Transfer RNA from Schistocerca cancellata, 72 nucleotides, folded computationally.
The RNAcentral record of the sequence draws on Ensembl Metazoa.
Lineage of the source: Eukaryota > Dicondylia > Orthoptera > Acridomorpha > Schistocerca.
It matches the Rfam family "tRNA". About the family: Transfer RNA (tRNA) molecules are approximately 80 nucleotides in length. The family's RNA type in Rfam is transfer RNA.

[in-house]
């Protein structure tokens, strides 16, 4: 250089083009306890970026960026 794949909360992952983008861990608050932990209840937090298609895009298409793998 070329080809392919991936990009979603702090981390690890889901989401047939359509209901409020969910789950686990972590964090915070409450509850509990003499105290801490565990358990229980609750809360905050995300679609890499710029366009396009569509009534509707995290999802489909194109460009860019980053990462991973393959190739000489």
């Nucleotide at each position: 250089g070329c080809c392919a794949g991936u990009g979603u909360g702090g981390c690890g992952c889901a989401a047939c083009g359509g209901u409020c983008a969910g789950c686990g861990c972590a964090u915070c608050u409450g509850c509990c306890u003499g105290a801490u932990a565990a358990a229980c209840a609750g809360a905050a937090g995300a679609c890499c970026u710029g366009g396009g298609u569509u009534u509707g895009a995290a999802u489909c298409c194109c460009g860019g960026c980053a990462c991973u793998g393959g190739u000489a």